[in-house]
The part of an RNA shown here (large-subunit ribosomal RNA, domain VI) has 257 nucleotides and comes from Lepocinclis ovum. Rfam family: Bacterial large subunit ribosomal RNA. Gene Ontology terms of the family: structural constituent of ribosome and ribosome. The coordinates come from a structure-prediction model, not an experiment, and the mean pLDDT is 83. It is recorded under the gene name rrn23. Lineage of the source: Eukaryota > Euglenozoa > Euglenida > Euglenophyceae > Lepocinclis.
Context: one part of a larger RNA
């Protein structure tokens, strides 16, 4: 910009993309078969393997400051506590969200259709013969269909259903913009918002971490231990709570043939 007024929501499905695969072992059966050696077709069935899609309960990883050790340094007058550097985490020892794999779950299902090489039924021309000339029939990991995704610029632009309606340099539905945000996100779109728990921030947990600081308390000559103390601290996480912010406003956007 079009789809022949504008807008919401809901959709059908021309067409196009994915997918699509495989092994092994049991059963049928040591059975057909075969002198033995060996050893099936069909048919059932379990177990993987590779890929693919989602996901973090569990297993594992990561987690740049969430917790604790710990050497050197410099400050806070000193002790003592504590904060700051130490090749973009000084160093180690774990770790909540979240994201993740090597982890975990699901997936390729079909008595489907039409076929191809190739098999066949009936049968003439051509008193036979013949799977073909008229007619019927089976057949592949491949073709359609079913499965998964887009999908009405399908200009052949569709379908259903609901809102706007007499205004005239302005306005309806309705949309943006801004504001607060997210299960979303390079941006952009996408979701959500006072008829509210969106952030924040309070409280009360979950979880991590490992027993804070301090004591005129106890043992030890003293490093130090041990008690108050499963303490203290604690990010992204849960639940409750309108105390702060999600405000105030601006912009677009209709009368058709």
């Nucleotide at each position: 910009c079009g789809u022949u007024g504008g807008a919401g929501u809901a959709u059908u499905g021309a067409a196009a993309g994915g997918a699509a695969c495989u092994u092994u072992u049991u059963c049928u059966a040591g059975u057909a078969c075969g002198a033995g050696a060996g050893g099936a077709c069909c048919g059932a069935a379990a177990a993987g393997g590779a890929c693919a899609c989602a996901c973090c309960a569990a297993u594992g990883g990561u987690g740049u400051g969430c917790c604790a050790g710990u050497u050197c340094u410099u400050g806070u007058g000193c002790c003592a506590a504590c904060a700051g550097g130490a090749a973009a985490u000084g160093c180690u020892g774990g770790g909540u969200a979240g994201c993740u794999a090597u982890g975990u779950g699901u997936g390729a299902a079909g008595u489907g259709g039409a076929u191809a090489a190739c098999u066949g039924c009936u049968g003439a021309a051509a008193g036979c013969a013949u799977a073909u000339a008229a007619g019927c029939a089976g057949g592949a990991a491949g073709c359609c269909c079913a499965c998964c995704u887009u999908a009405a610029g399908a200009u052949g632009a569709g379908u259903a259903c609901u809102c706007c309606u007499u205004a005239u340099u302005a306005u309806a539905a309705g949309a943006u913009u801004a504001c607060g945000a997210u299960c979303a996100g390079a941006u952009u779109a996408a979701u959500c918002g006072u008829u509210a728990a969106u952030a924040g921030g309070u409280a009360u947990c979950c979880g991590g971490u490992a027993u804070a600081a301090u004591g005129u308390u106890g043992a030890g000559u003293a490093a130090u231990c041990a008690c108050a103390u499963a303490a203290g601290c604690u990010a992204a996480g849960a639940u409750a709570u309108a105390c702060u912010a999600a405000u105030a406003a601006a912009u677009c956007g209709a009368g058709a043939g």